RNA sequence: GUUUUAUACAGAAGCGGCGAGAGACUAGGCUCCCUGACCCGCUGGCAACCUUCCUUCCUGUGAAAGGUGCCAAUUCCUACCCACUGCGGCGUUGGCCGCGCUGGGGCAUAUGACUC
Numbered sequence: 001g002u003u004u005u006a007u008a009c010a011g012a013a014g015c016g017g018c019g020a021g022a023g024a025c026u027a028g029g030c031u032c033c034c035u036g037a038c039c040c041g042c043u044g045g046c047a048a049c050c051u052u053c054c055u056u057c058c059u060g061u062g063a064a065a066g067g068u069g070c071c072a073a074u075u076c077c078u079a080c081c082c083a084c085u086g087c088g089g090c091g092u093u094g095g096c097c098g099c100g101c102u103g104g105g106g107c108a109u110a111u112g113a114c115u116c
Stems, first nucleotide, its partner, number of pairs: 001116001004113005013043005021032003026079004044071003049067003052063002054060001075108001080105004085100006
């Protein structure tokens, strides 16, 4: 890098280093940031995917030793499709268009386990 699959509105910060942008990509919005963000290191923590242990025996509301992961904002939000619904416009029999709300799905991404 890739296949399959699960999850993604919960949760979890200090210190030190660095010094200008950062929030994956494109666009728009919004937010963080020299009162030092992002990133890196150490320590601490969260979580419970895999291993392990425990319990029960249908597996679980358990533990957290090991392997990962994670610790601003829902994966920060939107974009494509569908349903419901509000407003406006056109048409006025059905309806169509635009902008929104809510919900569902899809795409993409991230992480785990697995395949190559």